Predicted 3D model of a 379-nucleotide part of an RNA (large-subunit ribosomal RNA, domain III) from Candidatus Aquivivens invisus. The full RNA is in RNAcentral, with records from ENA and SILVA. The coordinates come from a structure-prediction model, not an experiment, and the mean pLDDT is 80. Its Rfam family is "Bacterial large subunit ribosomal RNA".

[in-house]
Context: one part of a larger RNA
RNA sequence: GAGUAGCGAUAAACUCCGUGAGAAACGGAGUCGCCGAAAGCCUAAGGGUUCCUGGGGAAGGUUAAUCCGCCCAGGGUGAGUCGGUCCUAAGCUGAGGCCGCAUGGCGUAAGCGAUGGACAAGCCGUUAACAUUCGGCUACCACGGACGGCGCGUUGAUACGUCUGGUGACGCAGGAAGCUACACCAUCCGGGCAGUGGUUGUCCCGGUCUAAGCCUGUAGCUCCGCCGCAAGGCGGGGUGAAGGGCGACGGGGAGCUGCGACUACGGUCAAGGUAAACUGGUGGAGGCUCAACUGCCAAGAAAAGCCAGGCGUGAAGUGUCGUUCGUGACCGUACCGCAAUCCGACACAGGUAGGCUGGUCGAACAGACUAAGGCGCUC
Numbered sequence: 001g002a003g004u005a006g007c008g009a010u011a012a013a014c015u016c017c018g019u020g021a022g023a024a025a026c027g028g029a030g031u032c033g034c035c036g037a038a039a040g041c042c043u044a045a046g047g048g049u050u051c052c053u054g055g056g057g058a059a060g061g062u063u064a065a066u067c068c069g070c071c072c073a074g075g076g077u078g079a080g081u082c083g084g085u086c087c088u089a090a091g092c093u094g095a096g097g098c099c100g101c102a103u104g105g106c107g108u109a110a111g112c113g114a115u116g117g118a119c120a121a122g123c124c125g126u127u128a129a130c131a132u133u134c135g136g137c138u139a140c141c142a143c144g145g146a147c148g149g150c151g152c153g154u155u156g157a158u159a160c161g162u163c164u165g166g167u168g169a170c171g172c173a174g175g176a177a178g179c180u181a182c183a184c185c186a187u188c189c190g191g192g193c194a195g196u197g198g199u200u201g202u203c204c205c206g207g208u209c210u211a212a213g214c215c216u217g218u219a220g221c222u223c224c225g226c227c228g229c230a231a232g233g234c235g236g237g238g239u240g241a242a243g244g245g246c247g248a249c250g251g252g253g254a255g256c257u258g259c260g261a262c263u264a265c266g267g268u269c270a271a272g273g274u275a276a277a278c279u280g281g282u283g284g285a286g287g288c289u290c291a292a293c294u295g296c297c298a299a300g301a302a303a304a305g306c307c308a309g310g311c312g313u314g315a316a317g318u319g320u321c322g323u324u325c326g327u328g329a330c331c332g333u334a335c336c337g338c339a340a341u342c343c344g345a346c347a348c349a350g351g352u353a354g355g356c357u358g359g360u361c362g363a364a365c366a367g368a369c370u371a372a373g374g375c376g377c378u379c
């Protein structure tokens, strides 16, 4: 220079109460404003305790701070079923091997490697902080044991090895049908009647929910057989939404009651207890049946797994169903995650893969307003 520029989106604040030495910024209440295909929710990467609780007030925070993603201490991440662990893709590593002054390069077998394949759990409750992990209830899978039913086996089962076939197994575009999620309306249930200009009414407010799994194999698609000149019909196999029944005499549930705490005595919070309705119609997906069908040319992964069969070795047991008992290790799991916790030297108007995304108007993930939810962007 200069107490100058600036204090990082113009989404916005105000009042009261509390705490405190101190309050525009912290806590509580009310009103106002902003986002709402996001400025909400879930999750991958990345971060690595930032999560929760108690305490603190040097420094960090573009101001203050009693506050914090700051400092100190304590606490917190619970799995047979979620993800990893199994399988392979590009690519990478690479025993031998080939090549190269050296470091090293390439590459067979073999292995690693998800963004793909395979694969068994749901609802409710609970914590200050985790939950498909804990608890309740109801399931499912693999392996092992016992018992029982029905089978197979020296004409060689099972197991192991090997081989073969099938399945896994796939493009893009288009259109339709049947459904569901979800939404809306009605119905029903519970509550209200207002200190007002008026509101017992065709009034107002709130709710009207429920999974996996098991049984049932429907609509549709597909393959085969038979009949038929054809149209079509009949039968069987595979796949298969959805719906129905059970699950559920359960759970949830507005409200009522209420231990206790606070109170500006109006009331507020609140463990526990109790508990109503829970039905119909309409709309309706980009989700499901389903990459199923139709069309097209540029002709659209692999392996494991699974199913069936052949051959060999070899030995006496073994398959399946039902009931019942047992086992199920290891690693991840807190929290942020369009952001003040990631990448940008910063609490930086930038960047960051995927999923969900209600209502009114609308063709609409546009735009406007709004719900749930979240914020008013630290002077």
Stems, first nucleotide, its partner, number of pairs: 013031006032376004040356003046336002050334001051075006060068002080140002082332003086117002091112003097106003121138005141328012159313009171296004177289003182283005188207005193201001209251002213246004220239008252278001255274003260269003297300001342351002358370004